[in-house]
RNA sequence: GGCUCGGUGGUGAAGCGGACAUCAUAUCUCGCUUCUAACGAGAAGUUCCAGGUUCGAUUCCUGGUCGAGCCA
Numbered sequence: 001g002g003c004u005c006g007g008u009g010g011u012g013a014a015g016c017g018g019a020c021a022u023c024a025u026a027u028c029u030c031g032c033u034u035c036u037a038a039c040g041a042g043a044a045g046u047u048c049c050a051g052g053u054u055c056g057a058u059u060c061c062u063g064g065u066c067g068a069g070c071c072a
Base pairs, nucleotide, nucleotide: 001071002070003069004068005067006066007065010025011024012023013022018055027043028042029041030040031039048064049063050062051061052060
């Protein structure tokens, strides 16, 4: 330098054009408990960046950026 794959709550992942973006774990609140843990109920928190296509983009396209791999 070229090619391929990936970037989604704090962390690990799912979603594959239209639902309030889902799950696990962590955090916070309440309950339970003598207390803690566990358990139950609830809450907050996310689409790497910039354009484009579309009535509508996390999803498709282009460029950038960061990471992993392969080739040279």
Transfer RNA from a Planctomycetota bacterium, 72 nucleotides, folded computationally. The coordinates come from a structure-prediction model, not an experiment, and the mean pLDDT is 81. It matches the Rfam family "tRNA". Gene Ontology term of the family: triplet codon-amino acid adaptor activity. Rfam classes the family as a transfer RNA.